[in-house]
RNA sequence: GGGCUGGUAGCUCAGCGGUCCAGAGCCAGUAACUCAUAAUUACCAAGACGUGGGUUCGAAUCCCACCCGGCCCA
Numbered sequence: 001g002g003g004c005u006g007g008u009a010g011c012u013c014a015g016c017g018g019u020c021c022a023g024a025g026c027c028a029g030u031a032a033c034u035c036a037u038a039a040u041u042a043c044c045a046a047g048a049c050g051u052g053g054g055u056u057c058g059a060a061u062c063c064c065a066c067c068c069g070g071c072c073c074a
Stems, first nucleotide, its partner, number of pairs: 001073007010026004018057001029043004050066005
């Protein structure tokens, strides 16, 4: 330098044009249990689409550029 792939919540991931409205689990918080902690159980809040453009009635999703990570080739 070229090709492929990924970037969504504090962490791991789903979502592939509208419906499921941005979701799940973990973590966190509260309570129960315990002498106490851990584990376990119940309940539960907040929190995110890498950046900038474009297409479209409508974009996390499609296109372009850029940034960052991974793999391969040279």
Molecule: transfer RNA
Organism: Phycisphaerae bacterium